[in-house]
Molecule: SAM riboswitch aptamer (S box leader)
Organism: Niallia endozanthoxylica
């Protein structure tokens, strides 16, 4: 990078630097100057691997909500797939 397998309705934020964007795409909603991303610190969560230190994730909103299929009592539900994120393992 691809492949497989498992999970995705729970849970957990202070400070400083920074100075416009975040939320994967795409529509849509929403967050953001009462301060976005990122980057230092501290810290806090929960889950894989490990004998254990640890190493990895995460800390708004169900994966934030839908995209394709099918059912159904059809402005919409449901249910399954698809994508996508994360841990292993392979290659």
């Nucleotide at each position: 990078u691809u492949u497989c397998u498992a999970u995705c309705a729970a849970g957990a934020g202070a400070g400083g630097u920074g100075g416009a964007g975040g939320g994967a795409c795409u529509g849509g909603c929403c967050u953001u100057a009462u301060g976005a991303a990122a980057c230092c610190u501290c810290g806090g969560c929960a889950a894989c691997a490990u004998g254990a230190u640890u190493g990895u994730g995460c800390c708004a909103a169900u994966u934030c909500c839908a995209g394709c299929a099918a059912g159904c009592g059809u402005a919409g539900c449901u249910u399954g797939a698809g994508a996508g994120a994360u841990a292993g393992a392979a290659a």